[in-house]
Context: one part of a larger RNA
RNA sequence: CCGCUAUUAGGUGGAUAGCUUGGCUCGAAAUGACGAUGAAGGAUGUGACAAGCUGCAUUAUGCCUAGGCGAGGUGCAUGUAACCUUUGAACCUAGGAUUUCCGAAUGUGACUUCACAAUAAGUCCGAAAGGACAGUUAACGCAGGGGAUGGAAACAUCUUAGUACCUGCAGGAAAAGAAAUCAAUUGAGAUGCUGCCAGUAUCAGCGAGAGAAAACAGCAUAGGGCAAACUGAAUCUGUUACAGUAAUGUAAUAGAGAUGUGGUGUUGCAGGACAUUCUUUUAUCCUAAGCAUCUGAUCUGAACUCUUCUGGAAUGUAGGGCAGCAGAGGGUGAAAGCCCCGUAAGAGUAAGAUGAAGGAUUUUGAGUGUAUCCUGAAUAUUGUACCUUGAUUUUGGUGCAAGAAUUUUGGAGUCAUCAACUCCAAACCCUAAAUACUAUUCGAGACCGAUAGAGCAGAAGUACCGCGAGGGAAAGCUGAAAAGAACUCUCGAUAGAGAGUUAAAAGACCUUGAAACCUAAUAGUU
Numbered sequence: 001c002c003g004c005u006a007u008u009a010g011g012u013g014g015a016u017a018g019c020u021u022g023g024c025u026c027g028a029a030a031u032g033a034c035g036a037u038g039a040a041g042g043a044u045g046u047g048a049c050a051a052g053c054u055g056c057a058u059u060a061u062g063c064c065u066a067g068g069c070g071a072g073g074u075g076c077a078u079g080u081a082a083c084c085u086u087u088g089a090a091c092c093u094a095g096g097a098u099u100u101c102c103g104a105a106u107g108u109g110a111c112u113u114c115a116c117a118a119u120a121a122g123u124c125c126g127a128a129a130g131g132a133c134a135g136u137u138a139a140c141g142c143a144g145g146g147g148a149u150g151g152a153a154a155c156a157u158c159u160u161a162g163u164a165c166c167u168g169c170a171g172g173a174a175a176a177g178a179a180a181u182c183a184a185u186u187g188a189g190a191u192g193c194u195g196c197c198a199g200u201a202u203c204a205g206c207g208a209g210a211g212a213a214a215a216c217a218g219c220a221u222a223g224g225g226c227a228a229a230c231u232g233a234a235u236c237u238g239u240u241a242c243a244g245u246a247a248u249g250u251a252a253u254a255g256a257g258a259u260g261u262g263g264u265g266u267u268g269c270a271g272g273a274c275a276u277u278c279u280u281u282u283a284u285c286c287u288a289a290g291c292a293u294c295u296g297a298u299c300u301g302a303a304c305u306c307u308u309c310u311g312g313a314a315u316g317u318a319g320g321g322c323a324g325c326a327g328a329g330g331g332u333g334a335a336a337g338c339c340c341c342g343u344a345a346g347a348g349u350a351a352g353a354u355g356a357a358g359g360a361u362u363u364u365g366a367g368u369g370u371a372u373c374c375u376g377a378a379u380a381u382u383g384u385a386c387c388u389u390g391a392u393u394u395u396g397g398u399g400c401a402a403g404a405a406u407u408u409u410g411g412a413g414u415c416a417u418c419a420a421c422u423c424c425a426a427a428c429c430c431u432a433a434a435u436a437c438u439a440u441u442c443g444a445g446a447c448c449g450a451u452a453g454a455g456c457a458g459a460a461g462u463a464c465c466g467c468g469a470g471g472g473a474a475a476g477c478u479g480a481a482a483a484g485a486a487c488u489c490u491c492g493a494u495a496g497a498g499a500g501u502u503a504a505a506a507g508a509c510c511u512u513g514a515a516a517c518c519u520a521a522u523a524g525u526u
Base pairs, nucleotide, nucleotide: 003525004524005523006522007521008520009519010518011517017511018477019476022448023447024445025444026443027442028441030440032437033136034135041102042101043100044057045056046055048080049079052076053075063096064095065094066093067092068091072084073083074082107116108115109114122133123132124131125130140171141169142168143167144166145165150159151158155205181188182187192219193218194217195216202210203209223430224429225428226376230263231262234261235256236255237254238253239252240251241250242249243248268407270375271374272373273372274369275368276367277366278365283361284360285359286358287357291355292354293353294352295351298347299346300345304320305336306319307318309316321338322337329341330340331339381402382401383400384399385398386397387396409425410424411423412422413421464471465470484510487498488497489496490495
C1' cells in the first nucleotide's frame, strides 16, 4: 500500500409514516329481467389535428321535442385552431328519431363480421286475419342423469355423495301445501323456515361412518276449485256494428260444443244430489276528466369572512359577536357551526304508480228429512327384482307378475294375522306470507389501506405466455398555485455551473426517504 474496523459526507434503493380515487363485508320494509319492434356480446366506422378509453352509428364524441338550470361550453385530455352560447348553450330529467355488419340470426350460401338474391327461415296454435316459441342472464330453485380422488390406516359392501359436474325448465323467488297426517286414551289440526329435541331413536363388512321424527318454543298465517250424482245448450270464442274513457254490454254473423259448454256440487260428527224451511254476503277487473298520497331533474335553506399575533397562506392564538329543528360530511393556501357545497326542515313541472271514489262482471250462508242415486281403477293391495332412505320384516320410488271394495265402504295407527279402540277419506287441480340468493341501485362499517383490500385504486381480464382449452401481471402521491426553471456559460447528447420561481426544489426518475449494497474523506489497526 492492500485489507479490516469506526465515524462523517454522498450515492443507490424504495422500507416506514401519512394519504385515498379502489376494494371487502353487512343491511334494505330496493330491484329482480332483456330479446324477432332483432337481445346479451362483438366487429367496423365516427373527432379540425385522434393511437387508446368513453360516447355514438353514414342524422355517427351526436339529431328533435318538453321540462330544469343560468354563464359558460366543444368527454378522459392541461395544446393550437375554428366555432357554439342571455334569440338561453354546455349540463341534468323525461319522451322521440336515427341506430352499419356479425350475432338466437331467421331469404340462400358462407364464417370471409362477406357474397348472391329480392321481401322470403323453422316449429306450434288458428277457418282466416293473426298470434306464440327460440337466445342471453351473478347466485338462489325444481327436475333428469351422475363420478372420482380421498376415508375405511389394504379393499370389494360401505363412505366421500346424490356432493362435484352435465342437461332441461322456471320465477322474483322457487319448491311445498290444506291430512286416506300425527298422536296415544290427554290431544293436535295445511305447508315452509328457525331454535331445541339430538349426535338421541335408528342404520352400518354393527367397521369407518351415516343419522331422523313427533313434541315444545318462535317467525308467518288462508284457504279454495274440479270429476260424479241432478239438470240438458240455459255456455264460450273470433269478426263487424252500436253505447261507454275503459272494464263491459247489446245485436248480427262465423266457429267451438251431446266424445258434454253452462248451472248445481266438493265432504268424515260423513257429505252431496233429491225433498223442504230460513237467510245475505264476496271476489276480480276498469278508470278519460276531477281529488289525495308517493316517486323525482331541481329549488328554498340560519349565523363573522370583525380586531390582535405568528405565518407563504389562518380554519390556529388572544379578544369580541351571531345563528341553530342545521355541531352529518366534504372542500377551501394549517385545525371553519356562522367562507363554499351541503346538513335540519320545507317546496316541486311533465310523466308514472297507488289510494279513495265511481263503474263493470260476478258471488251467499244455515237447518230438517233419508226411499233412491253419487263420492277419482289397472288404482288400492299382494308377491318379486332393484334404486333410495335413519326407516330397521322397507321411508319413498321403478320394472315385472297378480289384482279389490263402494258408505252395512275404504285406508292408517313402524313385524304378520284377527277383534276392539283411535285417527283419517287415496287414486284430480290451484294457493299469498314467513324462507334462499345478490348481478344491479341505495345506505352503512370497532373491515383493508397500495406485497394489504378484488386478479385489476393507471389503456385490467389489459400487456404478456400458450396451437388451444386456458393462464395472467407489474404499475398510486411535485406544489396552495405550473409560478413546470426565461436568460447566460460549458456542451454531440444526457447533463452540469450560474440566474430565476417557491414557504421549501418538493425539479417532473418529483411527499416521507429505513436497511442491505457502492464511493470518498478522516482516524485507528495488521

The part of an RNA shown here (large-subunit ribosomal RNA, domain I) has 526 nucleotides and comes from an uncultured archaeon.
Its Rfam family is "Archaeal large subunit ribosomal RNA". Gene Ontology terms of the family: structural constituent of ribosome and ribosome.
The RNAcentral record of the full RNA draws on SILVA.
The prediction has a mean pLDDT of 81.